[in-house]
RNA sequence: UCUCGUUAGGGCGAGGAUAAAAAGACAUUAAGCCCUAAGCGUUCUCCUUCGGGAGAGGUUGUA
Repeated sequence: UCUCGUUAGGGCGAGGAUAAAAAGACAUUAAGCCCUAAGCGUUCUCCUUCGGGAGAGGUUGUA
């Protein structure tokens, strides 16, 4: 310097050409490592030509 842990910025962490992970304080949750914003994924209801579409909602606690 680059890439990755949903997207942007930041934090934490990993890897060296790959895109994963047993890492990311500890547990918990369907809810993805965290915060802010999003609402991609995930959850519920309805519709459906079964491809998908609409609406609602947006893990929690302790440091």
Molecule: Pistol ribozyme
Organism: unclassified sequences